[in-house]
RNA sequence: GGGCCCAUAGCUCAACCGGUAAGAGCACCCGACUUAUAAUCGGGAGGUUUCGGGUUCAAUCCCCGAUGGGCCUA
Numbered sequence: 001g002g003g004c005c006c007a008u009a010g011c012u013c014a015a016c017c018g019g020u021a022a023g024a025g026c027a028c029c030c031g032a033c034u035u036a037u038a039a040u041c042g043g044g045a046g047g048u049u050u051c052g053g054g055u056u057c058a059a060u061c062c063c064c065g066a067u068g069g070g071c072c073u074a
């Protein structure tokens, strides 16, 4: 230099060929239980879906570019 893959909550990941409040587990906060802690149970908060454009009535999803990470190759 060329090619491929990935980027979604603090962390690890879902979201099937575009479809209407973007979810789960862990962590965090509150409560129950306990002498107390842990475990367990109930509830809660937390996201401009890496960035900039485009297509569409509608984009996490499709198209183009950028940035960052990984792999292959000359």
Base pairs, nucleotide, nucleotide: 001073002072003071004070005069006068007067010026011025012024013023019057028044029043030042031041032040050066051065052064053063054062

About this RNA: Predicted 3D model of a 74-nucleotide RNA (transfer RNA) from an uncultured Myxococcaceae bacterium. Rfam family: tRNA. Its mean pLDDT, the model's own confidence on a scale to 100, is 81.